Context: one part of a larger RNA
RNA sequence: UGCUCGCAAUCUGAGAGGAAGGACGACAUAGUACGAAAGGAACUGUCGUUCGGCGCCACUGGUGUACCGGUUAUCCCACAGGGUAUCAUGCCGGGCAGCUACGCGCUAGGGGAUAAGCUCUGAAAGCAUCUAAGAGCGAAACCCCCCUCGAAAAGAGAUUGUAGGAAUCAUCGUAGAAGACGAUGUUGAUAGAAGUGUGGUGUAAGCACGAAGGUAACGACGUGUUCAGCCAGCACUUACUAAUCG
Numbered sequence: 001u002g003c004u005c006g007c008a009a010u011c012u013g014a015g016a017g018g019a020a021g022g023a024c025g026a027c028a029u030a031g032u033a034c035g036a037a038a039g040g041a042a043c044u045g046u047c048g049u050u051c052g053g054c055g056c057c058a059c060u061g062g063u064g065u066a067c068c069g070g071u072u073a074u075c076c077c078a079c080a081g082g083g084u085a086u087c088a089u090g091c092c093g094g095g096c097a098g099c100u101a102c103g104c105g106c107u108a109g110g111g112g113a114u115a116a117g118c119u120c121u122g123a124a125a126g127c128a129u130c131u132a133a134g135a136g137c138g139a140a141a142c143c144c145c146c147c148u149c150g151a152a153a154a155g156a157g158a159u160u161g162u163a164g165g166a167a168u169c170a171u172c173g174u175a176g177a178a179g180a181c182g183a184u185g186u187u188g189a190u191a192g193a194a195g196u197g198u199g200g201u202g203u204a205a206g207c208a209c210g211a212a213g214g215u216a217a218c219g220a221c222g223u224g225u226u227c228a229g230c231c232a233g234c235a236c237u238u239a240c241u242a243a244u245c246g
Stems, first nucleotide, its partner, number of pairs: 006162006015149004021051008034039001052107005060101004067094005072085005096233001109145004117137004169185005190242003193238005198232004206225005213218001
C1' cells in the first nucleotide's frame, strides 16, 4: 500500500518451521517358554542411567570492577576522610539482586494410511492359488494429536464491542541494538527521595579504661560504649519531588 472504508478485542487455520527425542541398564515376568541335558529367552509392567532438547534460580556452587571489611607503598601537614598503585578492583577476605551450571524441573503415548512381509475370500484354469475384482494385519520411516509462526490465504476470512481512535510529550521497565513491546501520567505508587523491613559486611568515629617499654612525652594493641557503623539494582509504606497545562 492492498483487502470498498474508523478503531479495539477475540478467533478460524490454508500454509511454513521443529529431531525433540536417541540409547542403555536393573527388577518382576522366570530358572518359566524351549531343551534329553548343559543351558536359557521374550512380550509386558515398574524403577533408573546417560547423551541431546526446552525451561528455571527456591536449594548447592560460580561470578558479582553495586557493596562491606583487612592491609602495603605513596600523596593530600597530622587526626578523620580520601586519591593513585592494570586500559579495565593495588593486593587480600566476604558478598545481596541479576546472570549462570557444577544446581533444579519437564522431555509419555495414541490414532490414520502404508513398505517389505503375513493372511482371508477368490476366479481366470470345475483343482490349486495372498490377486486378477474384493478384504485384513503389518515399521524408529509418512500424515495427525504436541510446540512456534501464520488473513497479503487476491477465494485477501469469521465473531463481538464501540463512536471516536492513535501518536507526539512526560515518569519508567516484566522489554530492548534502533524501531518495537509493556507499565504509568494527580480519579496517580511510574521513577526518585524518605521511613520501615529484609539482606551484605563484621563491631565505625569519638570518648573512657587497660597496655609491654620509657625519666617523661609517648605508646603497637586490647576492652567497653557497639548484633555497631556503613551499604543495597529487593519488599512494603508514604504524594515530599517529577509525570503540569495543552
The part of an RNA shown here (large-subunit ribosomal RNA, domain VI) has 246 nucleotides and comes from a Candidatus Woesearchaeota archaeon. Rfam family: Archaeal large subunit ribosomal RNA. Clan: LSU clan. The organism belongs to Candidatus Woesearchaeota, within Archaea. Its mean pLDDT, the model's own confidence on a scale to 100, is 83.